[in-house]
The prediction has a mean pLDDT of 88. c-di-GMP-I riboswitch aptamer from Janthinobacterium sp., 94 nucleotides, folded computationally. The sequence is in RNAcentral, with records from Ribocentre. Lineage of the source: Bacteria > Betaproteobacteria > Burkholderiales > Oxalobacteraceae > Janthinobacterium. Its Rfam family is "c-di-GMP-I riboswitch aptamer". Its family is annotated with cyclic-di-GMP binding in the Gene Ontology.
RNA sequence: AGAUUGAAAGGGCAAACCCCGCGAAAGCGGGCGACGCAAAACCACGGGUCUACGUGCGGCGCACUGCGCUUCAUAUGACAGCCGGGUUGCCAGC
Numbered sequence: 001a002g003a004u005u006g007a008a009a010g011g012g013c014a015a016a017c018c019c020c021g022c023g024a025a026a027g028c029g030g031g032c033g034a035c036g037c038a039a040a041a042c043c044a045c046g047g048g049u050c051u052a053c054g055u056g057c058g059g060c061g062c063a064c065u066g067c068g069c070u071u072c073a074u075a076u077g078a079c080a081g082c083c084g085g086g087u088u089g090c091c092a093g094c
Stems, first nucleotide, its partner, number of pairs: 002094001005092002012037002018031005035081001041087003045084003048079003054074003058070005
């Protein structure tokens, strides 16, 4: 220095549950806790998935310039611990 490597040591991270907070929700932050992880570090670029405040098309109602309820659609919201890609990186072996 390189790569489709991971046997060890020392350390690192922390799923679910539960508690607190934020959020319309998905989800996120903190605490607790370990299912797992050699990038489970970082980036929503491609695919995928989740959610739908708002918006739109319908439907229903009322006594109707509209309002209420609601099916469906929709990311501008999320997930990096779904996959790919990009960036950075510890130890050891080769």